[in-house]
RNA sequence: CACUUAUCAAGAAAGGCGGAGGGACAGGCCCUGUGAUGCCUUAGCAACCAGUAGCAAUACCAGGUGCUAAAUCCUGUUUCAGGCGUGCUGCGGCAGGCUUGGGAGAAGAUAAGCU
Numbered sequence: 001c002a003c004u005u006a007u008c009a010a011g012a013a014a015g016g017c018g019g020a021g022g023g024a025c026a027g028g029c030c031c032u033g034u035g036a037u038g039c040c041u042u043a044g045c046a047a048c049c050a051g052u053a054g055c056a057a058u059a060c061c062a063g064g065u066g067c068u069a070a071a072u073c074c075u076g077u078u079u080c081a082g083g084c085g086u087g088c089u090g091c092g093g094c095a096g097g098c099u100u101g102g103g104a105g106a107a108g109a110u111a112a113g114c115u
Stems, first nucleotide, its partner, number of pairs: 003113006013042005021031003025076004043068003048064002051060003072107001077104008086095003
């Protein structure tokens, strides 16, 4: 790096260095000299793996990871239901647009496993 499985509406920040970008990508919308991203220190959150107890469900712990703006910040593909315009019509309907909510998915992130 690729693949498989699980999870992703909860939770958790101060200080120092440094000095202009950042939120994966695209669009939107945001954060940012009242100092971003990044690095370091300390603190915290969570509980995937590990450990302990247990037949198990599960509980405890915090060693290995992870995380500490906004739902994975929202949308992206598809489908279902509703709403509002538009166009066409043989007046039975049909097409397409915008929008609200739900389902599934894609992409991404993290963990564990595997090559």